A computed fold for a 77-nucleotide RNA from a Nitrospirota bacterium, annotated as c-di-GMP-I riboswitch aptamer. It was read from a public genome assembly, where an Rfam model found it. Taxonomically the source falls in Nitrospirota (Bacteria, Pseudomonadati). Of the family's consensus pairs, 94% are formed in the model.
[in-house]
């Protein structure tokens, strides 16, 4: 260094839920919440897969659905 993740240290992230705003919708910003739960739940819609659409050969949502890629803490076996 890879690989791999402890009942190990310190940290980090925040599901549901409540406000409030935007959107036809999926759903998202921002604030609460540190409780479900993450070892990349950090970055990005390249691939698939789910789901939305007044307009469907299209246009969009979703990185907390998977994989590929590109960073990164810690250091036991």
């Nucleotide at each position: 260094u890879c690989c791999c993740g402890a009942u190990a240290a310190a940290g980090c992230c925040u599901a549901a839920c409540c406000g409030c705003c935007u959107g036809u919708g999926a759903a998202g910003a921002c604030g609460g919440g540190u409780g479900c739960g993450g070892a990349a739940a950090g970055c990005a819609g390249c691939g698939g897969g789910u789901c939305u659409u007044a307009g469907a050969g299209a246009a969009g949502a979703u990185g907390g659905c998977c994989g590929a890629g590109c960073u990164a803490c810690c250091g036991a076996a």